The part of an RNA shown here (large-subunit ribosomal RNA, domain IV) has 326 nucleotides and comes from a Chloroflexota bacterium.

Context: one part of a larger RNA
C1' cells in the first nucleotide's frame, strides 16, 4: 500500500459511461391508500400513528383514555427504500455446467397444411416399434404468440394443389429397309435364296415438362416523371410512362432515420440522452404479424423524494495479509 469489516464534522450524487458499491427501508397492531384496470388487481400502493414503564377504567394474556422516558424497550437474528415516465416481452416457467438470464426460447392463444386408420409421421437392413391399446373435439408438421382492435392490394416469378384436350418424352413393344455371310447362277464384273448374324424407319408408350386454373397466416412483392388553385408555399386536381400489383389502416427521427445533438414545445441554471408532437420514412406496415394494453420483470431507458465515505478529502479503529527480525 493490499483484503475483509466499523464509524465520522459540513455538505448530499458535487462521483461516475452509469447511485457501481454501500448506506437508507423493514417486524407486529390500527388508521388510511391514487392514477389505471382484464374488475382478479393496482396494494405491504403512497402517507400517518402505536409499542416501554407508571396510573385509571373495563367485557380483562387485552383493549381504551392519561402521564413519562432512552421510541419495534436485555441482547441478538430476521426483515420491502419509494414514486413519476417510456421501450420490450403478455404472464409463471426455460436458456449458452465455467464471460451474456436477457428484448433470445417456451407458453395458453390464432392459423394453414397432412392424416379415414395396416392413418400421416418417424426409427430400422428386416422382423417390428412409436405414434397409440389414441381414430378428425384424434395425431403429425409449419408460422405467429395471452387478451382487444385488425390483418389491406399483387398468382406475373418461384413453390403447392386440382385438371387434362393437345404437344414433347425413357425402357419396352414393333419391324419397313440396310449390312455381313454361302448354296445357287454368270466367261467374268456380279447377283444372291433359306438359314445364321449385325443394324434398324414408321408406328405404339407413363409420370413429368410445356399447357389450363387455384393459392399469399406459401416463398416472396407492394413505382417514376411532369404540370397545376388570385401573395408566396403546397397540390385536393390533370397529363404521360412502365407494372403482376404500385405501401391500405396504423405507426413513425422509431430496439428501425444515413444527413441528425432534424425542428417545435416540456422538463435542467444548463439536457447528443428522456417525455410529448411534426413527417421530409437513406431504407415502416399489417400472423417473416401492424397498432394498443392492466397485471409481470435480479430486463433496458429518462426523471423525482429519501439516503448514505460515491464524492468534495480524507481521517480513526479492529481483524487479516504482506513486509522485518528470530
Nucleotide at each position: 500500500c493490499c483484503c475483509u469489516c466499523g464509524u465520522u464534522a459540513a455538505g448530499g450524487a458535487a462521483c461516475u459511461c452509469g447511485g457501481c458499491a454501500a448506506u437508507c427501508u423493514a417486524a407486529c397492531c390500527c388508521c388510511g391508500u391514487a392514477a389505471c384496470u382484464u374488475c382478479g388487481g393496482g396494494a405491504u400502493a403512497a402517507g400517518g400513528g402505536g409499542u416501554g414503564c407508571c396510573c385509571u377504567u373495563c367485557u380483562a394474556u387485552g383493549a381504551a383514555g392519561g402521564g413519562u422516558a432512552g421510541c419495534a424497550u436485555a441482547a441478538a437474528a430476521u426483515u420491502g427504500g419509494u414514486c413519476c415516465a417510456g421501450g420490450c416481452a403478455a404472464c409463471u416457467g426455460u436458456u449458452u455446467a465455467a464471460c451474456a438470464a436477457a428484448a433470445a426460447c417456451a407458453c395458453a392463444g390464432g392459423u394453414c397444411u397432412c392424416u379415414g386408420c395396416u392413418a400421416a409421421a418417424g426409427c430400422g437392413u428386416a422382423a417390428g416399434c412409436u405414434g397409440a391399446u389414441g381414430u378428425a373435439u384424434a395425431g403429425g408438421g409449419g408460422c405467429c404468440g395471452a387478451u382487444a382492435c385488425c390483418u389491406g392490394c399483387c398468382c406475373a416469378g418461384c413453390g403447392c394443389c386440382a385438371g387434362a384436350a393437345g404437344g414433347u418424352u425413357a425402357a419396352g413393344g414393333g419391324g419397313a429397309g440396310a449390312g455381313g455371310u454361302c448354296a445357287g447362277c454368270g466367261u467374268a464384273a456380279g447377283c444372291g435364296a433359306a438359314g445364321c448374324u449385325u443394324u434398324g424407319a414408321a408406328c405404339c408408350g407413363a409420370a413429368g415438362c410445356c399447357c389450363u386454373g387455384g393459392u399469399a397466416a406459401g416463398c416472396g412483392g407492394c413505382g417514376g416523371c411532369c404540370g397545376u388553385a388570385a401573395c408566396u408555399a403546397u397540390a385536393a386536381c390533370g397529363g404521360u410512362c412502365c407494372u403482376a400489383a404500385g405501401g391500405u389502416a396504423g405507426c413513425g427521427u422509431a430496439a428501425u432515420c444515413c444527413c441528425u445533438u432534424g425542428u417545435c414545445g416540456g422538463g435542467u441554471a444548463a439536457g447528443u440522452u428522456c417525455c410529448g408532437a411534426c413527417c421530409c420514412g437513406c431504407a415502416u406496415g399489417a400472423a417473416u404479424g401492424g397498432u394498443g394494453u392492466a397485471a409481470u420483470g435480479a430486463c433496458c431507458u429518462g426523471g423525482a423524494c429519501g439516503c448514505u465515505g460515491u464524492c468534495u478529502c480524507a481521517a480513526c479503529g479492529a481483524g487479516g495479509a504482506a513486509c522485518u527480525c528470530g
The RNAcentral record of the full RNA draws on ENA.